This is a predicted structure of a 106-nucleotide RNA (Glycine riboswitch aptamer) from Rhodospirillales bacterium 70-18.
Model confidence (mean pLDDT): 75 of 100.
Of the family's consensus pairs, 84% are formed in the model.
The organism belongs to Rhodospirillales, within Bacteria.
Rfam family: Glycine riboswitch aptamer. Rfam links the family to the GO term glycine biosynthetic process.

């Protein structure tokens, strides 16, 4: 210091499943001059039921390794705790990109 690698950031692309059912709060808008009542939305708790799976976790596990009937690493497979279930925003496993920062580096 080069080839590669590996860590992060940036950028792009990224799916799955309820506009679900009660309550209760708190605005907004209509019906009317106003209350009051009623109608429409929209925001937030809780509860319940159905459902996803691609952040995280778990796993008695598909593969992988070893000093091999035992240990050890472990998936986009399991499982849903946790997230999440119109659109729109967030997140989002994985791919790509290389002019980025760091770190080994024959």
């Nucleotide at each position: 210091u080069u080839a590669u690698c590996c860590c992060g950031a940036g950028c792009g692309g990224g799916a799955g499943a309820g506009u679900g059912u009660g309550g209760g709060c708190c605005g907004g808008c209509c019906g009317c001059g106003c209350a009051c009542c009623g109608g429409c939305g929209g925001g937030u708790c809780c509860a319940c039921c159905g459902c996803c799976g691609a952040a995280g976790g778990c796993g008695c596990a598909a593969c992988c390794g070893g000093c091999c009937c035992c240990c050890g690493g472990a998936a986009a497979c399991g499982c849903u705790c946790a997230g999440g279930c119109a659109a729109c925003a967030g997140g989002g496993a994985c791919c790509g990109c290389a002019g980025c920062g760091g770190g080994a580096g024959a």